Predicted 3D model of a 356-nucleotide RNA (Bacterial RNase P class A) from a Woeseiaceae bacterium. Lineage of the source: Bacteria > Pseudomonadati > Pseudomonadota > Woeseiales > Woeseiaceae. It matches the Rfam family "Bacterial RNase P class A". The family's RNA type in Rfam is ribozyme.

[in-house]
Parts: sequence; structure tokens; C1' cells
RNA sequence: GGAGUCGGCCAGGCAAUCGCUGUAGACCUCUGGUCUGCAGAGGAAAGUCCGGGCUCCUUCGGACAAGGCGCCAGGUAACGCCUGGAGGGUGUGAGCCCAUGGAAAGUGCCACAGAAAAUAUACCGCCGACCUUGGUCGGUAAGGGUGAAAAGGUGCGGUAAGAGCGCACCGCGCGACUGGUAACAGCUCGCGGCACGGUAAACCCCGCCUGGAGCAAGACCAAAUAGGGGAGUAGGGCUUCGGCCCGCCGCCGGUUCCGAGCGGACUCCCGGGUAGGUUGCUAGAGGCAGUCGGCGACGGCUGUCCCAGAUGAAUGAUUGUCCCUGACAGAACCCGGCUUAUUGCCGGCUCCUGAU
Repeated sequence: GGAGUCGGCCAGGCAAUCGCUGUAGACCUCUGGUCUGCAGAGGAAAGUCCGGGCUCCUUCGGACAAGGCGCCAGGUAACGCCUGGAGGGUGUGAGCCCAUGGAAAGUGCCACAGAAAAUAUACCGCCGACCUUGGUCGGUAAGGGUGAAAAGGUGCGGUAAGAGCGCACCGCGCGACUGGUAACAGCUCGCGGCACGGUAAACCCCGCCUGGAGCAAGACCAAAUAGGGGAGUAGGGCUUCGGCCCGCCGCCGGUUCCGAGCGGACUCCCGGGUAGGUUGCUAGAGGCAGUCGGCGACGGCUGUCCCAGAUGAAUGAUUGUCCCUGACAGAACCCGGCUUAUUGCCGGCUCCUGAU
């Protein structure tokens, strides 16, 4: 000097003039208006992908179904999130990524090529026997070829030629011991020639979790209409006439099934009215600072602050000035995550090149 990687911060500032929304106070001619003070979009407010708080559903329990997650240990209100670790992949490296339980429960799939794609073979080749010299039969899977992948690898022995056929080492499986909370690890030991490839983001098996709908939820006030019309399904017994019993029907935002409970009607078609106002609506799993504990996510303690509540949708316009830039972009019940878009600045680390 260049390239890469990880983390952090800001998101125009200052001044003047006018304008907008909320809230507190004062005043006035009080459906409202005027003045003063205070406050007024984001790191992603975006996507609507997850998890909850809150509200409602008269529902509750069980079976089944459906959906989600899937190494271990922690964090959190909770999660499919975050932190740390183990295993695997990738990169020269700093780093980055992982849909990471089970293939010895079962089923399916592996195109083409190749002899053969899993209780899977003999195309070329090697060896032996016979014979009409080019064939037949038998053995073989070590060599070659095909392919992403072909009955574990290297070496020695053995054989007609070969093969874990035997042996040594490695690999693989099981067990013990040691370390670790655990996942797991081991130049530790023993047994076994060894279950013969992959794939579960294929079906499946195993373990854990899960009511539903959503602020257009819901509550209150006011007003208006036609408590309209048509079709279908379902009742018996007792009675002191209040009602009771049995049956039938309906009620679960999977209702398929069972049980409990509740109701007396239920289902379909046509037609009419309202859709206005108030509330929910912002003091929180809250922010900031310090300190303690922890590798960390995070948690405890102390102090301090109140920081938008619009509803056809509020912060805009003009002028001047400053410089390092003004990109992506606007809350609508609230919060915790993930993902995506993006200007400028700062710092750590890695690699390459050159000079001293």
C1' cells in the first nucleotide's frame, strides 16, 4: 500500500419566520377559540415469518388426527430465538455454515453408463480340464473398464489362479477403564473377521411441545329498521299444572369418536335497517447510569427518567450558515426475536506485496 473478516456508533447540526398533533394551566364571546409551558416516528418503524402479554369464545377432559421442533448444557415470560460447548463441512487464514435423533423395525428410490446398484455380478482378464486351434465346461473377484458410489485399506503368507482364506497394522462394531454435568473424546485395554453402500429437506419409527380467533379482539352510549316472508326436520308418559322423567335435536374455529356439562329449538333461501360517538390507547417482561456475579447470553442491587397515541391519518414550508454523509426509509394494541434494504465513520484480527 492492497484485499478480506468480525464488532461498534451516527442517521444532518445551528439560527430565524410561519404552520401541525397531544397534554397541563390560565382566560374568553364556551359545539369552540386565544396565550404560555412540556412532549412529538426507526435501526430497521419494513416482511407478517415465529414467540408471548392482553381481550373474547358456557365450555371441560380423553382418544385419534394435524402441525412444529430434533447433538449437549444454559439464558429467557416464551420461542423455530440467543449464549457456550461437542461433532461435521468449508477457507491459506482471521473466520463462516449446519433441516446435527434412528438405515440392526419396515417400505421406497439411486437416471444414464456398466456384467451387476444391495441376500447385487462376470464384460475384458487370470487359472485348470477337454478338444476339431478356436470353442466348451469349471473356478475366481486380486488386475482393468463404467460410474457420484461396485463386498474396507496397506503389506506378508498361502493358492492351480485368487479371495479376511490366514496373519500384522489401520479402519469398523461391541464392552471395560479414564476425563468431562453432558454431547463426546482417548498414539488406554480386551473381544470379534466384520451386520453386505448411500438416501429420512423420501414415507416411516422414536422423543418433546401445541384450544381457537384476534384491537376490524372487546366494552359502553346514542340512533334506526320489517321482533318481515318462505321451505324442511323433531315428542311420548306422569302431574299437586309449578314442573318432572325418557327420547330427539343443537352447542367445541380438526368434531371424526367417547364422556361430562349447557340449551330447547335447529338448518337453508329471499328481503330490510345501522355501520355515529366514547373507550380499549399507552407507566411497561420500560429506558438510562453505576456496581456486583457469570467465559457468555443474561441476572441481582442502587439511583434516576416518563420518551407519539393519529383516526382519510399529526413534526411541514422558507431563508441563512456549517461539514465527514444526510442513504434505506414513516408508529396505528404492546413487547421479545429472526429475515431483508442501506449512506458515512471508528476499532480489532487475518492474508498478500514492497521498502528499511